[in-house]
Description
The RNA shown here (SAM riboswitch aptamer (S box leader)) has 110 nucleotides and comes from a soil metagenome. Of the family's consensus pairs, 97% are formed in the model.

RNA sequence: CAUCAAGAGGGGUAGAGGGACUGGCCCGUUGAAGCCCCGGCAACCACCCAGAGGACUUGCGUCCCGCGGGGAAGGUGCCAAUUCCAGCAGGUGUUGAAGCCUGGGAGAUG
Numbered sequence: 001c002a003u004c005a006a007g008a009g010g011g012g013u014a015g016a017g018g019g020a021c022u023g024g025c026c027c028g029u030u031g032a033a034g035c036c037c038c039g040g041c042a043a044c045c046a047c048c049c050a051g052a053g054g055a056c057u058u059g060c061g062u063c064c065c066g067c068g069g070g071g072a073a074g075g076u077g078c079c080a081a082u083u084c085c086a087g088c089a090g091g092u093g094u095u096g097a098a099g100c101c102u103g104g105g106a107g108a109u110g
Base pairs, nucleotide, nucleotide: 001110002109003108004107009038010037011036012035013034017027018026019025021087022086023085024084039079040078041077044075045074047070048069049068053064054063055062056061083106088103089102090101091100092099
């Protein structure tokens, strides 16, 4: 800096935890985490095709940026629940709430 409402799980081993944190709410002995094997999803990087845009120049052109498209053999990542929901602020709503909307924070991945 970009993305986070989509997508994708079986087996072995292990043996009680896991979903970042806090609060909820969930998942878990019909077997959690971890480790191994196999499979899958996606398309960030890499790769291929391309030239949307910008700056300078009389012009030729130079530079920046790499819009967009492709496939999936390589490097990451991911495969319960929207990042499971909320945590802060504003708006809306109400007797008060709940709920809803926007932004932010935190986190994850590249």
RNAcentral holds the sequence, with entries from MGnify. The prediction has a mean pLDDT of 83. Rfam family: SAM riboswitch aptamer (S box leader). Rfam links the family to the GO term regulation of gene expression.